[in-house]
Context: one part of a larger RNA
RNA sequence: GAUUAACGCUGGCGGCAUGCCUAAUACAUGCAAGUCGGACGAGGGUAGCAAUACCCUAGUGGCGAACGGGUGAGUAACACGUGGGAAAUCUGCCUUUAAGUCGAGGAUAACUGCUGGAAACGGCAGCUAAAACUGGAUAGGUUAUAUUGGGGCAUCCUGAUAUAAUUAAAAGUCCUUUACGGGAAUGCUUAAAGAUGAUCCUGCGUCGCAUUAGCUAGUUGGUGAGGUAGCGGCUCACCAAGGCGACGAUGCGUAGCUGUGCUGAGAGGCAAAACAGCCACACUGGGACUGAGACACGGCCCAGACUCCUACGGGAGGCAGCAGUAGGGAAUUUUCGGCAAUGGGGGAAACCCUGACCGAGCAAUGCCGCGUGAAUGAAGAAGGUCUUCGGACUGUAAAAUUCUGUUAUUUGUGGAAGAAAGGUAGUUGGAGGAAAUGCCAAUUACUUGACGGUACCAAAUGAGAAAGCCCCGGCUAACUAUGUGCCAGCAGCCGCGGUAAUACAUAGGGGGCGAGCGUUAUCC
Numbered sequence: 001g002a003u004u005a006a007c008g009c010u011g012g013c014g015g016c017a018u019g020c021c022u023a024a025u026a027c028a029u030g031c032a033a034g035u036c037g038g039a040c041g042a043g044g045g046u047a048g049c050a051a052u053a054c055c056c057u058a059g060u061g062g063c064g065a066a067c068g069g070g071u072g073a074g075u076a077a078c079a080c081g082u083g084g085g086a087a088a089u090c091u092g093c094c095u096u097u098a099a100g101u102c103g104a105g106g107a108u109a110a111c112u113g114c115u116g117g118a119a120a121c122g123g124c125a126g127c128u129a130a131a132a133c134u135g136g137a138u139a140g141g142u143u144a145u146a147u148u149g150g151g152g153c154a155u156c157c158u159g160a161u162a163u164a165a166u167u168a169a170a171a172g173u174c175c176u177u178u179a180c181g182g183g184a185a186u187g188c189u190u191a192a193a194g195a196u197g198a199u200c201c202u203g204c205g206u207c208g209c210a211u212u213a214g215c216u217a218g219u220u221g222g223u224g225a226g227g228u229a230g231c232g233g234c235u236c237a238c239c240a241a242g243g244c245g246a247c248g249a250u251g252c253g254u255a256g257c258u259g260u261g262c263u264g265a266g267a268g269g270c271a272a273a274a275c276a277g278c279c280a281c282a283c284u285g286g287g288a289c290u291g292a293g294a295c296a297c298g299g300c301c302c303a304g305a306c307u308c309c310u311a312c313g314g315g316a317g318g319c320a321g322c323a324g325u326a327g328g329g330a331a332u333u334u335u336c337g338g339c340a341a342u343g344g345g346g347g348a349a350a351c352c353c354u355g356a357c358c359g360a361g362c363a364a365u366g367c368c369g370c371g372u373g374a375a376u377g378a379a380g381a382a383g384g385u386c387u388u389c390g391g392a393c394u395g396u397a398a399a400a401u402u403c404u405g406u407u408a409u410u411u412g413u414g415g416a417a418g419a420a421a422g423g424u425a426g427u428u429g430g431a432g433g434a435a436a437u438g439c440c441a442a443u444u445a446c447u448u449g450a451c452g453g454u455a456c457c458a459a460a461u462g463a464g465a466a467a468g469c470c471c472c473g474g475c476u477a478a479c480u481a482u483g484u485g486c487c488a489g490c491a492g493c494c495g496c497g498g499u500a501a502u503a504c505a506u507a508g509g510g511g512g513c514g515a516g517c518g519u520u521a522u523c524c
Stems, first nucleotide, its partner, number of pairs: 001523003005520005012370006018363002020328001025326003029323003034063003039060002042057006070281003079206008089198002094194008102136001104134002111126006140167012171186001173184004207253003214244003219241008256278004260271004283304005306317004334360001336359003342356001343354004373403004383394004407465001408461005414456001418451001422447009468513005473494003479508005489496002
């Protein structure tokens, strides 16, 4: 000098940050991931005579739930950092380009009936829909073979033609039309490319111990096969006997890594809170399913420990999400408000959801700012302390006089920025179209604020409500008196104290810092 600090004494206000470093201990309660009726059938409600319109609910279906949020247990490793490679790879939504969206079928949940169970949850029979599911057609693609062109980086990469095999799709909404049909935006399928994200390989770098010296059997390599998005002992069969190591293998201990932060003149040393990137984990261990993506925190299955319910047959659960509780500890906050903003998911949209986030609350935990009054005021009151008894100091300090009004308190038909979009209703222009709807751009009006009647502004009141802590032997700025008498005590080091203690205790005075000041701990 620094700190995610704690403790002691003290404590006025504001702004901005930060706040379980210990038990990756156990968790009551609430919330933290839903959404779409413009995919589908059904049940119910409201309005209506009805047609119909609107709304709600569980279910089928789609997308999301792999993001966002938490934690640092494990990990000494391609985990991370940095530089390359993938001619060995995948990529939902998004963008661009091209083409298509034909024609059939059988189910099933919901529902109804019966029925099992204490519950969780089921069973049987019957009915029904779809953008759910299954065949078919066609295209492009893929694979194999043949012919042929171009290129490179070894394996190879890339194009054309022919034959064979294999392989797609889904519709709902709006406008127009007598009808057939036509148009619009949104979907769906295939192909090519992009973007984004991911996966894999690799050079170099990355703690301590040699009082750890040898380690290794899928081990090292090959051939073949399997598996994977893909390369690969990744797995398997066979064959060979290799591979690593004092340039530190193996073992043990410790540890998430980094941008960065602290310190230092620098070199360096230390740290890895907050913020950001990557990784790993989600009660413990294992496993796969779905999916573009997981081997999945608030999904599934198995095993285990623990907790809870039970009719004893059987079931339920996982805060290292936000709050909160117990425990541990020197020690770390509210079971708050809002989706107004930013961002995310769904939806055509309105909108819904969002403990992400934005805010408020608590804490001097830190940094920064402000205040606790200002001016005048005696050769200097009183009191106190010291005294050589003359006086000196406290000290312009107080009182007193004149002011100010930051903060504070009260009041106010005062009052923000943060709001842009989006939507609704109009107007104008543009591309396309037979037209209409729709689309794009501009513009007018209306509508949206948790914080918050907050910040701010104005007025009034009023010096009133706001100073402490540590130190004074030397280091080290600051000295006297009394008490004590190697006692009581102090102490970071040297050391003080045994009767004149500037070192203990108290008082007066002084020094330092100041809403803080000291102590302890840790790092430089």
About this RNA
This is a predicted structure of a 524-nucleotide part of an RNA (small-subunit ribosomal RNA, 5' domain) from an uncultured bacterium. The RNAcentral record of the full RNA draws on Greengenes and SILVA. Its mean pLDDT, the model's own confidence on a scale to 100, is 81.